[in-house]
RNA sequence: GUGGAAGGUGGCUUCAUCGCUCGCCGUAUGGCGGGAGGAAAGUCCGGACAGCAAAGGGCAACCUGCUUCCUAACGGGAAGGGUCCGCUUGAAGCGGAUACAGCAAGUGCAACAGAAAGCAAACCGCCGACGUUUCCUUCGGGAACGGGUAAGGGUGAAAGGGUGGAGUAAGAGCCCACCGGUGGUGGCAGUGAUGUCGCCAGCCAGGCAAACCUCAGGUGCUGAAAGGCCAAAUAAACCGGCGAUUGAGAAUGGCCCGUUCGAUGCCGGAGGGUAGGCUGCUAGAGGUCAGUCGCGAGGCUGAUCCCAGAUAAAUGAUGAAGGUUCCACUCCGGUGGAAUACAGAAUCCGGCUUAUACACCUGCCACCUGU
RNA sequence: GGACCCUUAGCUCAGACGGUUAGAGCAUCUGACUCAUAAUCAGAGGGUCGCUGGUUCGAUCCCAGCAGGGUCCACGA
Numbered sequence: 001g002u003g004g005a006a007g008g009u010g011g012c013u014u015c016a017u018c019g020c021u022c023g024c025c026g027u028a029u030g031g032c033g034g035g036a037g038g039a040a041a042g043u044c045c046g047g048a049c050a051g052c053a054a055a056g057g058g059c060a061a062c063c064u065g066c067u068u069c070c071u072a073a074c075g076g077g078a079a080g081g082g083u084c085c086g087c088u089u090g091a092a093g094c095g096g097a098u099a100c101a102g103c104a105a106g107u108g109c110a111a112c113a114g115a116a117a118g119c120a121a122a123c124c125g126c127c128g129a130c131g132u133u134u135c136c137u138u139c140g141g142g143a144a145c146g147g148g149u150a151a152g153g154g155u156g157a158a159a160g161g162g163u164g165g166a167g168u169a170a171g172a173g174c175c176c177a178c179c180g181g182u183g184g185u186g187g188c189a190g191u192g193a194u195g196u197c198g199c200c201a202g203c204c205a206g207g208c209a210a211a212c213c214u215c216a217g218g219u220g221c222u223g224a225a226a227g228g229c230c231a232a233a234u235a236a237a238c239c240g241g242c243g244a245u246u247g248a249g250a251a252u253g254g255c256c257c258g259u260u261c262g263a264u265g266c267c268g269g270a271g272g273g274u275a276g277g278c279u280g281c282u283a284g285a286g287g288u289c290a291g292u293c294g295c296g297a298g299g300c301u302g303a304u305c306c307c308a309g310a311u312a313a314a315u316g317a318u319g320a321a322g323g324u325u326c327c328a329c330u331c332c333g334g335u336g337g338a339a340u341a342c343a344g345a346a347u348c349c350g351g352c353u354u355a356u357a358c359a360c361c362u363g364c365c366a367c368c369u370g371u
Numbered sequence: 372g373g374a375c376c377c378u379u380a381g382c383u384c385a386g387a388c389g390g391u392u393a394g395a396g397c398a399u400c401u402g403a404c405u406c407a408u409a410a411u412c413a414g415a416g417g418g419u420c421g422c423u424g425g426u427u428c429g430a431u432c433c434c435a436g437c438a439g440g441g442u443c444c445a446c447g448a
Base pairs, nucleotide, nucleotide: 001367002366003365004364006362007361008360009359010358012322013321014320015319016318017317018316020035021034022033023032024031025030037342041353042352044351045350046349047348048347049223050222051221052220056257057256058255059254061219062218063217064216065215066080067079068078069077070076081100082098083097084096085095086094087093101214102213106212107211108208109207123153124152125149126148127147130146131145132144133143134142135141136140161179162178163177164176165175180204181203182201183200184199185198186197187196188195189194227279228278229277230276238269239268240267241266242265249261250260251259286305287304288303289302290301291300292299293298323340324339325338326337327336328335329334372444373443374442375441376440377439378438381397382396383395384394390428399415400414401413402412403411421437422436423435424434425433
């Protein structure tokens, strides 16, 4: 320098004409002002708000799982700790990932291969101490079987600490030293996770909890088609079942209990009517700027601003000029062409995840060139 | 706007407790039977278990994130 992938930030501008929607003004033609996003998306978490009787108790179910902090809250975020991986180093360090409580409570699972796969196991190998039989018989030795052995080989994802010594027939934490792990215990540092330094115990205990489960913490249910008000409409009819205080059923959601309501009652079938409006609805955990506290997420204080509210769903179309990038041509002044992403609010807010042309920034990888 | 479910062969569906090479019916192809076709019989082929990542020795199955498809939810005497 070129290319690639990742993360972060920004993510087109101005004018004219004609429209759309909301608010205000005006008797009215009309005038003035506001009018999409960082994700408005997925609906994956958490809240506000609303209703369900005062939202109760137990079981079940579901969710979360290192520590401290932030926050209205969170499965989110910040800062740290442990573990793993990569680079590098004398030690250090740097970067990345991390669903990271418990398998030393119980239950369960592990195909194929392999002799053996879960209070282990003897195929090859090693041994011949011990027992039985037998041979040579020099009284010592050999062979077979039982047997012993987890050091070595082989199988496997996994074969029950590692190195060395002692020991033994051969071997083995069987014993010992050091190292590693685990459990208990103590000192020091730290708010804590944890780190570090000791002591004791040969205790050596495999993996899987995104297997059942255990422990700790948490969750009542439903979601703006919630909910409130008004208007309009009619079939309190018909059929079947249950029930009428000894109570069907409802609130009630998976079950039980409790509580309350409950007779012009409840459930089902087949039908009929109305399917319009207002509200909830946008001033809010709100935006911007400054100061200040904090490593940081973020907190506090002050000033200033008002910034969509549609309902089949407005936020657009056309034209002109410009910006940025790419390509071609060039008389190096420019000219022409192409591209300008992802995507469109629907009660609101905090996050997460996913999509995103092009430009810029950060570190990384590959190639080329020069020193 | 909200709630929930599904995705396995060309089509319709199974699939266990995570385990060796994922099955069934229809369809397709080949052979037999027939003069020929259908039916019938025998056999064969055909799979990224929607995609990506993770847990695990091992994933169609467990977990997470995407993609595609589908179902339900107004008032009311």
The prediction has a mean pLDDT of 79.
This is a predicted complex of two RNAs, RNase P RNA and transfer RNA, with 448 nucleotides together.
It holds a member of the Rfam family "Bacterial RNase P class A". It is annotated as a ribozyme.